[in-house]
């Protein structure tokens, strides 16, 4: 330099043009004498940055950043 994957809450991960999905973590409460495990329920995301298509964009298009493989 050129080519291919990805970058979504504190972590991981779902999504394929129409309210952003589960886990665990974190908080409240119930259980326990108390702890943990368990029930319930709440909070937490400018979807990597910018711009562009649409009535609408994480999702399609462009540029540029970031991490990883591969070629030179």
């Nucleotide at each position: 330099g050129g080519g291919c994957c990805g970058g979504u809450g504190g972590u991981c991960u779902a999504g394929c043009g129409g309210u952003a999905u589960g886990a665990c973590a974190u908080c409240a409460c119930c259980c326990u004498u108390a702890c943990a495990a368990g029930g319930u329920g709440a909070g937490a995301g400018u979807c990597g940055a910018c711009g562009g298509u649409u009535c609408g964009a994480a999702u399609c298009c462009g540029u540029c950043u970031c991490g990883g493989c591969c070629c030179a």